Transfer RNA from Capsaspora owczarzaki, 72 nucleotides, folded computationally.
Its Rfam family is "tRNA". The family's RNA type in Rfam is transfer RNA. Its family is annotated with triplet codon-amino acid adaptor activity in the Gene Ontology. From the family's description: Transfer RNA (tRNA) molecules are approximately 80 nucleotides in length.
RNA sequence: AGAUUUAUAGCUCAAUGGCAGAGCAUCUUGUUGAUAAUGAGAAGGUUAAUGGUUCGAGCCCAUUUAAAUCUA
Numbered sequence: 001a002g003a004u005u006u007a008u009a010g011c012u013c014a015a016u017g018g019c020a021g022a023g024c025a026u027c028u029u030g031u032u033g034a035u036a037a038u039g040a041g042a043a044g045g046u047u048a049a050u051g052g053u054u055c056g057a058g059c060c061c062a063u064u065u066a067a068a069u070c071u072a
Base pairs, nucleotide, nucleotide: 001071002070003069004068005067006066007065010024011023012022013021018055026042027041028040029039030038048064049063050062051061052060
């Protein structure tokens, strides 16, 4: 210098262009003499950024940023 892949909750990951979810963790609560385990519930998201396509974008397109890999 060129090419490819990835970016979503605190962590690990889902989501066919049509309500953004799960597990773990956190908080509250039931149960217990107490703890663990377990039941119920809650909170937590400008889906990396900007722009575009579309009635509608996490998803499609372009650019940028960051990380990883390959080629020279």